[in-house]
Source information:
Predicted 3D model of a 98-nucleotide RNA (Glycine riboswitch aptamer) from Paenibacillus sp.
């Protein structure tokens, strides 16, 4: 200073899968909530990994580094709320190019 990447904080948007069954709890029904079993989901969070790049005399091959809303489903989650990647706006802090 017509202040970029970034943080932070309020507010707005925001996906997907079961209101399964069994027992427990209840005097019974709903409703909660625990336990187990099956199935399902991916947008917290964890993990994997392609190029490239490093390493060994050498690497298409071996180690090693290494991205995602991919892939896994450890977590977590499947009516609504809440939560919820990600985006947006405000302030605030930051101080790159100039």
């Nucleotide at each position: 200073a017509u202040g970029a990447a970034g943080a932070u904080a309020u507010g707005g948007g925001g996906a997907g899968a079961g209101a399964u069954u069994a027992c427990c709890g209840u005097a019974a029904c709903g409703c909660u909530g625990g336990u187990a079993a099956c199935g399902c989901c991916g947008a917290a969070g964890g993990a994997g990994u392609a190029a490239g790049c490093c390493g060994u005399a050498a690497a298409u091959c071996c180690g090693g580094u290494g991205a995602a809303u991919c892939u896994c489903u450890c977590a977590g989650g499947c009516a609504a709320a809440a939560g919820g990647a990600c985006u947006u706006a405000u302030a605030u802090c930051g101080g790159a190019c100039g």
NCBI's taxonomy places the organism under Bacteria, Bacilli, Caryophanales, Paenibacillaceae, Paenibacillus.